Context: one part of a larger RNA
Molecule: small-subunit ribosomal RNA, central domain
Organism: uncultured prokaryote
RNA sequence: CUGGGCGUAAAGCGUACGUAGGUGGCUAAUCAAGUUGGUUGGGAAAGCUUCCGGCUCAACCGGGAAAGGUCGAGGGGAACUACUUAGCUAGAGGACGGGAGAGGAGCGCGGAAUUCCCGGUGUAGCGGUGAAAUGCGUAGAUAUCGGGAAGAAGGCCGGUGGCGAAGGCGGCGCUCUGGAACGUACCUGACGCUGAGGUGCGAAAGCGUGGGGAGCAAACAGGAUUAGAUACCCUGGUAGUCCACGCCCUAAACGAUGGGCACUAAGUGUCGGCGGGUUACCGCCGGUGCCGCAGCUAACGCAGUAAGUGCCCCGCCUGGGGAGUACGGCCGCAAGGUUGAAACUC
Numbered sequence: 001c002u003g004g005g006c007g008u009a010a011a012g013c014g015u016a017c018g019u020a021g022g023u024g025g026c027u028a029a030u031c032a033a034g035u036u037g038g039u040u041g042g043g044a045a046a047g048c049u050u051c052c053g054g055c056u057c058a059a060c061c062g063g064g065a066a067a068g069g070u071c072g073a074g075g076g077g078a079a080c081u082a083c084u085u086a087g088c089u090a091g092a093g094g095a096c097g098g099g100a101g102a103g104g105a106g107c108g109c110g111g112a113a114u115u116c117c118c119g120g121u122g123u124a125g126c127g128g129u130g131a132a133a134u135g136c137g138u139a140g141a142u143a144u145c146g147g148g149a150a151g152a153a154g155g156c157c158g159g160u161g162g163c164g165a166a167g168g169c170g171g172c173g174c175u176c177u178g179g180a181a182c183g184u185a186c187c188u189g190a191c192g193c194u195g196a197g198g199u200g201c202g203a204a205a206g207c208g209u210g211g212g213g214a215g216c217a218a219a220c221a222g223g224a225u226u227a228g229a230u231a232c233c234c235u236g237g238u239a240g241u242c243c244a245c246g247c248c249c250u251a252a253a254c255g256a257u258g259g260g261c262a263c264u265a266a267g268u269g270u271c272g273g274c275g276g277g278u279u280a281c282c283g284c285c286g287g288u289g290c291c292g293c294a295g296c297u298a299a300c301g302c303a304g305u306a307a308g309u310g311c312c313c314c315g316c317c318u319g320g321g322g323a324g325u326a327c328g329g330c331c332g333c334a335a336g337g338u339u340g341a342a343a344c345u346c
Base pairs, nucleotide, nucleotide: 003318004317005316006315007300008299012314014201015200016199017198021194022193023192025088026087027086028085029084033081034080035077036076039073040072041071049065050064051063052062053061054060091191092188093187094186095184096183097182103177104176105175106174107173108172109171114150115149116148117147118146119145120144121143125136126135162169163168206247207246208245209244210243211242215241216240220236221235222234223233258313259312260311261310262309263308267290268289269288270287271286272285273284274283275282276281295302296301319346320345321344328339329338330337331336
């Protein structure tokens, strides 16, 4: 000395549940597997180290010794780990109580707006742009009033506000349903943490079958612009966007930061709950922001929501290109996904 790392340089699985495994609180006793000291056996030869010797020296060679292992045996020790037994309540879970919330699913209801249809008023334009044109309009448009239909989305409230594991969730009501926080300290008594495989969920786009289709709008058509304009702008417009069921399984799935526990200056805002109160406020717990000390960092920055200080478990990285490609496997209806190289080259 016996790797170093993963916010932005290569690197945290999109996310959760959980199997094996790894790991694990306090007290006492047991045992002696791990562990520990000594005894003993063994650890071939050659080699390494050392002592002596042989070739004139050396290399080389010969002889002796020592060293050498997750090794074996019998007998000791018992702090720690494991085992077994008995117990504990600070971890974890349960119970009870009153609250918060766009958490999820289903059913129903309402209003604004848009488009279309019918009718009234009304007349020559409307629309659109940088300017225009395509387009629409005397078969009466645009505008305006009344009536009707349909689909989609939810204005204000609305907030570095809330909820959810993540994706994500926003009109109102009802039904079913998940989770979290707080308070009490009544119950269980370590039941915990992580999690290779595995399984569920997983935006948008996309796919299958059936429905729906107002607005928007890939593709497409036309008008412009331009040297051209397979674009940006304009007029149209089909898939799609919506619903049901079944697939797909990706993302700048981001906090570009895996999960858990503990510890480590202050200040300030906000959400939920609780306590105190002189009703000005003050305190406790949990969430969510800003700022900032020590410390960390290549710097930027992070800083009780750590990127600080430690422990446990998983995933991942190891120069750029070739390449997230090829081949093979697995999955998929397909699109493709996942696993994932090498030659060559710098």